[in-house]
RNA sequence: UUUGAUAAAGCCAAAUUCCGAGUGAUCGGGAGACGGAAAGCCACGGGUCUUAAAUAAGAUAGCCGGGUUGCCUAAA
Numbered sequence: 001u002u003u004g005a006u007a008a009a010g011c012c013a014a015a016u017u018c019c020g021a022g023u024g025a026u027c028g029g030g031a032g033a034c035g036g037a038a039a040g041c042c043a044c045g046g047g048u049c050u051u052a053a054a055u056a057a058g059a060u061a062g063c064c065g066g067g068u069u070g071c072c073u074a075a076a
Stems, first nucleotide, its partner, number of pairs: 004072001011036002016031006034062001040068003044065003047060005
């Protein structure tokens, strides 16, 4: 550098449910684990979704691509 092990130390947390915020997509916290090697962060491109109408304003980074930072790392 590459790779992602039947390794090690740790990490995150889908569905569901309870409390709270929001018109809503959805989000925060508790419980909980389907999964994840960036499931850390950024709405830049595409996709999808929402709205009180909207030539607008939003949501999603656990839809894909891209950018950026980072733990461990056998074999090669």

A computed fold for a 76-nucleotide RNA from a Deltaproteobacteria bacterium, annotated as c-di-GMP-I-GGC riboswitch aptamer. It was read from a public genome assembly, where an Rfam model found it. The prediction has a mean pLDDT of 85.